About this RNA: The RNA shown here (Guanidine-I riboswitch aptamer) has 115 nucleotides and comes from Antarctobacter heliothermus. Lineage of the source: Bacteria > Pseudomonadati > Alphaproteobacteria > Rhodobacterales > Antarctobacter. The sequence was found by an Rfam model in a public genome assembly. Its mean pLDDT, the model's own confidence on a scale to 100, is 79.
């Protein structure tokens, strides 16, 4: 220095937010009177339900490497199709900018920069 099995994709999770739902506030109209209900307005410094969500979480699936074998096919290590057995390891991380109503361990990004 230069390359990799460092992949996709569904469900969900730590995490995230305030579009809708609920909640809470104030607080309209009705009333004698007060309490619910209802306009409106404001709270995410409301536990939640919907949303949003991981490269460095999770598990399903498909893909993908690698040793054997088997078959096209007479021959072949090489092209295809199969069958089995093993594997897909590691992994610090900004600022800034995007963004769906908004934020994020979401995108840029396994970048930049560190080691």
């Nucleotide at each position: 220095c230069a390359g990799c099995a460092g992949g996709g994709u569904a469900u969900c999770u730590a995490g995230g937010g305030u579009u809708c739902c609920g909640c809470c506030u104030c607080g309209u109209c009705u009333c004698u009177c007060c309490u619910c209900c209802c306009a409106g307005a404001g709270g995410g410094u409301c536990u939640g339900g919907u949303c949003c969500a991981a490269g460095a979480g999770a598990u399903g699936c498909c893909a993908c490497c690698g040793a054997c074998g088997g078959g096209g096919c007479a021959a072949a290590u090489u092209c295809c199709c199969u069958g089995c057995c093993g594997g897909u390891a590691c992994a610090c991380g900004g600022c800034g900018g995007g963004g769906c109503a908004a934020a994020a361990u979401c995108c840029c990004g396994g970048g930049a920069g560190a080691g």